The prediction has a mean pLDDT of 85. Predicted 3D model of a 124-nucleotide RNA (FMN riboswitch aptamer (RFN element)) from bacterium UBP13_UBA5359. Rfam family: FMN riboswitch aptamer (RFN element). From the family's description: The RFN element is a highly conserved domain that is found frequently in the 5'-untranslated regions of prokaryotic mRNAs that encode for flavin mononucleotide (FMN) biosynthesis and transport proteins. It was read from a public genome assembly, where an Rfam model found it.
[in-house]
RNA sequence: UAUGAUCUUCAGGGCAGGGUGAGGCCAGGGCCAUAUCCCGACCGGCGGUAAAGCCCGCGAGUCUUUUGACUGAUCCGUUGUGAUUACGGAGCCGACAGUAAAGUCUGGAAGGUAGAAGGUCAUU
Repeated sequence: UAUGAUCUUCAGGGCAGGGUGAGGCCAGGGCCAUAUCCCGACCGGCGGUAAAGCCCGCGAGUCUUUUGACUGAUCCGUUGUGAUUACGGAGCCGACAGUAAAGUCUGGAAGGUAGAAGGUCAUU
């Protein structure tokens, strides 16, 4: 230095602000209203590769006949040997259950995992 075994730790972020009004109160007239809707805002797991949410692969999630299947989204220009990754511009995407229709709230989850770092041992 590399390989193998084993142990430990770690391993996901995000609706500011405004509008509407489901609903509630009420004698009336009105008043309240903490939405997933509308405008807008915000966020981006892991490995590979020129630095990537949208290139390839993995995890998560769902199904299952369990060495399996399904599984979202990007273009244009510039620089460069090389970039769907950088820079400039304009776009797009986001499981399931609950609830006023959810990428962002609550829940399964004080869970699980791709993987990352380190220790020990053996071989080299």